Small-subunit ribosomal RNA, 5' domain from Terrimesophilobacter mesophilus, 511 nucleotides, folded computationally. The coordinates come from a structure-prediction model, not an experiment, and the mean pLDDT is 85. The sequence was found in a public genome assembly.
Context: one part of a larger RNA
RNA sequence: GGACGAACGCUGGCGGCGUGCUUAAUACAUGCAAGUCGAACGAUGAAAGCUGGAGCUUGCUCCGGCUGGAUUAGUGGCGAACGGGUGAGUAACACGUGAGUAACCUGCCCUUCACUCUGGAAUAACCGCCGGAAACGGUGGCUAAUACCGGAUACGACCCUCGGAGGCAUCUCCUGGGGGUGGAAAGAUUUAUCGGUGAGGGAUGGACUCGCGGCCUAUCAGGUAGUUGGUGAGGUAAAGGCUCACCAAGCCGACGACGGGUAGCCGGCCUGAGAGGGUGACCGGCCACACUGGGACUGAGACACGGCCCAGACUCCUACGGGAGGCAGCAGUAGGGAAUAUUGCACAAUGGGCGCAAGCCUGAUGCAGCAACGCCGCGUGAGGGACGACGGCCUUCGGGUUGUAAACCUCUUUUAGUAGGGAAGAAGCGAAAGUGACGGUACCUGCAGAAAAAGCACCGGCUAACUACGUGCCAGCAGCCGCGGUAAUACGUAGGGUGCAAGCGUUGUCC
Numbered sequence: 001g002g003a004c005g006a007a008c009g010c011u012g013g014c015g016g017c018g019u020g021c022u023u024a025a026u027a028c029a030u031g032c033a034a035g036u037c038g039a040a041c042g043a044u045g046a047a048a049g050c051u052g053g054a055g056c057u058u059g060c061u062c063c064g065g066c067u068g069g070a071u072u073a074g075u076g077g078c079g080a081a082c083g084g085g086u087g088a089g090u091a092a093c094a095c096g097u098g099a100g101u102a103a104c105c106u107g108c109c110c111u112u113c114a115c116u117c118u119g120g121a122a123u124a125a126c127c128g129c130c131g132g133a134a135a136c137g138g139u140g141g142c143u144a145a146u147a148c149c150g151g152a153u154a155c156g157a158c159c160c161u162c163g164g165a166g167g168c169a170u171c172u173c174c175u176g177g178g179g180g181u182g183g184a185a186a187g188a189u190u191u192a193u194c195g196g197u198g199a200g201g202g203a204u205g206g207a208c209u210c211g212c213g214g215c216c217u218a219u220c221a222g223g224u225a226g227u228u229g230g231u232g233a234g235g236u237a238a239a240g241g242c243u244c245a246c247c248a249a250g251c252c253g254a255c256g257a258c259g260g261g262u263a264g265c266c267g268g269c270c271u272g273a274g275a276g277g278g279u280g281a282c283c284g285g286c287c288a289c290a291c292u293g294g295g296a297c298u299g300a301g302a303c304a305c306g307g308c309c310c311a312g313a314c315u316c317c318u319a320c321g322g323g324a325g326g327c328a329g330c331a332g333u334a335g336g337g338a339a340u341a342u343u344g345c346a347c348a349a350u351g352g353g354c355g356c357a358a359g360c361c362u363g364a365u366g367c368a369g370c371a372a373c374g375c376c377g378c379g380u381g382a383g384g385g386a387c388g389a390c391g392g393c394c395u396u397c398g399g400g401u402u403g404u405a406a407a408c409c410u411c412u413u414u415u416a417g418u419a420g421g422g423a424a425g426a427a428g429c430g431a432a433a434g435u436g437a438c439g440g441u442a443c444c445u446g447c448a449g450a451a452a453a454a455g456c457a458c459c460g461g462c463u464a465a466c467u468a469c470g471u472g473c474c475a476g477c478a479g480c481c482g483c484g485g486u487a488a489u490a491c492g493u494a495g496g497g498u499g500c501a502a503g504c505g506u507u508g509u510c511c
Stems, first nucleotide, its partner, number of pairs: 001511004006507005013378006019371002021336001026334003030331003035078003040075002043072001048067009085289003095213007104206002109202008117151004126141006157181006163174004187194002215261003222252003227249008264286004268279004291312005314325004342368001344367003350364001351362004381411004391402004415452001417447005425438001428435002455500005460481003466495005476483002
């Protein structure tokens, strides 16, 4: 000098764009953050219409029937594994980069081919009864499906076998031929479609393996028994000590094993001419975690933040028998701290989930609020105006300086103020009417008036900028050198000056 997610002191006009718990991965009141589909299903059956009857207040109310289908608790499907948060752990194939899988999976989506035949038994809801303070259950009966289970059919799967081609040892391919084994499907509707099953390919997403790379410490020198390898088996989507039985005795290590400390990694960011050094806030990619520890279930996908089970700590309810909870989602509270915001608006846009759609949900997101926290822009007026007012300060008492500064004259009106007009963002969706949170915002125009808007640090040298008074090694200053003990340009105040400027200084950290 530059930089910052900064803080502190003094000061503070406006706008745009960003950024905002770095500390206690501390504890959390309250609200919201993941639902949706009635075009899968039984049930429920609102409004309204038609009709019959009754009451009478003669145009209202009530009751019954027929249409009608709003609504939704439940079964079922898809989603809930995304999105959002945090950085505790992790020195590791976690990450980056480059390869490999003849060792793998992939819902929804695209594409190609073939099919969608025929039966059955239940169960929630519901209706009873019962238990419990509650959370929530138990039992009997009825019922539906795109829920569940059989049978048929089968290119594919597995096993046996025959032939051909290829490679990288195991092998792979030819939707090759023959035989055997056990396996599919679902319907809905407004008749436009949306679905279902099997197989091949693609895309996307993931899984595993390997080469190389990136912290400190030797005041850590030896470490290791599933350890290293083999055979066989189990397990997995899949290779593998991943697990197990048996066998062998290996394997790693001064090119730093093992141990200890610290730490999420990267694209990047800061600095620097570069080499390098530091760093990993915001934004993007990957990983890990979700009160602490462990476990599996469901599923295409989890060992699952707002799912389940067990144990633990903590908090809450209780009728003492037993239950409920998890903000490292968005706000917000307490605490910690030098320190970090609103319990806001909207789904209008972008994106996501579900749905044929209308639409519903979305603290993702879009916006608004707070904070000079940062960067950028603008303003606080412009021109004229005295051999120079008043006042202040200094003085050699002549004057000098503040200083064209003010007053005064002539103008201008950015921003703020006020009044009027007033968007784009809207593509889409809807039969049409219509549909914008931001927002009466941005922007445009008129009006009034210089009107409402300057501070902070420094002035001994480094280092731009000096005098007076007060103080008297005191009070104090200080980044280094050093100032102060009676003439202090170094302390304090004043005048003046210098530098930056809505900021200026100080502190901390990095180069």